[in-house]
Context: one part of a larger RNA
């Protein structure tokens, strides 16, 4: 010098990205506990007091045993042991004497809660979740395995089962179906294979022939082919708890400011209730107001939302949380500022 511990004067968070750590609190009786609330809770809230030993004292309580006494081990009483409570006394620096053994309390944020998870760097606000909704499905179900047989769903039958999404509870969930999906239609375009009217080359039975050659039916056989043909797309609706979207410019009130109202241009439709400088705000330490001597964080308004907003859930919530923000009480070697003791390595000799 370094590890593990352990004590520390005065200060007590000034440390430090945060109180990380390490300290306080702790057992068990006895008194007292607020906002808030889903009325269950919150609560061990919170803040107090008390524990150890002896007694011949005084209350009860049990039980024993013995007297009286009754119809009755009914009632009374005396004794003795245990216990509780009390009162008085005792000792020590300290009585849960050591170990085990919650610090607490205001105020946001997320998430409803117990529960899940990255075996080995992430437990969490992620993931499930009861509860909501929407689609499919009538039974040989939909759906999924598997080339099939065949299994799973189910020895179930729309109060079932499968699949998306949301994610307790309370109040709620607004407009747009032009676009893409899905469902529905089915007159009319389009339109495959197949089938097909017909045409138009090959070949040759025969005819013709100047003997070079020429026309050529049937069959076969090659190419194109009117016209006939599903779904499917074009069409026509529906549908947003389906993917999804939810405007701009200029002008106006008798100081100003602002603009309830006008005008215009595009659009499927122009964003309701709500929240809002937010885990969303760039400018932005926004502005005010709060807490500090002093706050770029917190916390309560405004709104001028770069770039909120309603089951890709808005908004609230009491409980609950090894979650994250922010403030205080308490505690304290975290720190001012180090310092000393134990142990165990370093070190030195073997």
């Nucleotide at each position: 010098c370094c590890g593990u511990u352990g004590u520390u004067a005065a200060g007590g968070a000034a440390c430090u990205a945060g109180g990380c750590a390490a300290a306080u609190u702790g057992a068990c009786c006895c008194c007292g506990u607020a906002a808030c609330u889903u009325u269950g809770g919150g609560a061990u809230a919170a803040g107090g007091g008390g524990u150890c030993c002896c007694u011949a004292c005084c209350a009860g309580a049990u039980g024993a045993c013995u007297c009286g006494u009754u119809u009755a081990u009914u009632c009374g009483g005396a004794u003795c042991a245990u216990c509780u409570g009390g009162a008085g006394g005792g000792c020590g620096c300290a009585g849960a004497g050591a170990a085990u053994c919650g610090g607490c309390u205001c105020u946001g944020g997320c998430g409803a809660c117990u529960g899940u998870u990255u075996a080995u760097c992430a437990a969490a606000a992620a993931c499930a979740c009861a509860g909501g909704a929407c689609u499919c499905u009538g039974c040989u179900a939909a759906c999924u395995c598997g080339c099939a047989a065949g299994a799973g769903g189910a020895u179930g039958u729309a109060u079932a089962g499968a699949g998306u999404c949301u994610g307790a509870c309370a109040c709620c969930u607004g407009c747009c179906c032009g676009g893409u999906g899905c469902c529905g239609g089915a007159a009319g375009g389009u339109c495959a294979a197949g089938g097909a009217c017909g045409u138009a080359g090959g070949u040759u039975a025969u005819c013709c022939u100047u003997c070079g050659g020429g026309a050529g039916a049937a069959g076969c056989u090659u190419a194109c082919a009117a016209c006939u043909c599903a779904a499917g797309c074009c069409c026509c609706g529906g549908u947003a708890a389906a993917c999804g979207g939810c405007g701009g410019c200029c002008g106006u009130a008798a100081c100003u400011a602002u603009g309830a109202c006008g005008g215009u241009c595009c659009u499927a439709u122009g964003g309701u209730a709500g929240c809002g400088a937010a885990g969303u705000u760039c400018c932005u330490u926004g502005u005010c107001g709060g807490g500090u001597a002093a706050g770029u964080u917190c916390c309560g308004a405004c709104g001028u939302g770069c770039a909120u907003g309603a089951a890709u859930g808005g908004c609230g919530u009491a409980a609950c949380g090894a979650c994250u923000g922010g403030a205080g009480c308490a505690c304290u070697g975290u720190c001012u500022c180090a310092a000393c003791a134990a142990c165990g390595g370093a070190c030195u000799c073997g």

Large-subunit ribosomal RNA, domain IV from Globobulimina sp., 350 nucleotides, folded computationally. Taxonomically the source falls in Globobulimina (Eukaryota, Retaria, Rotaliida, Buliminidae).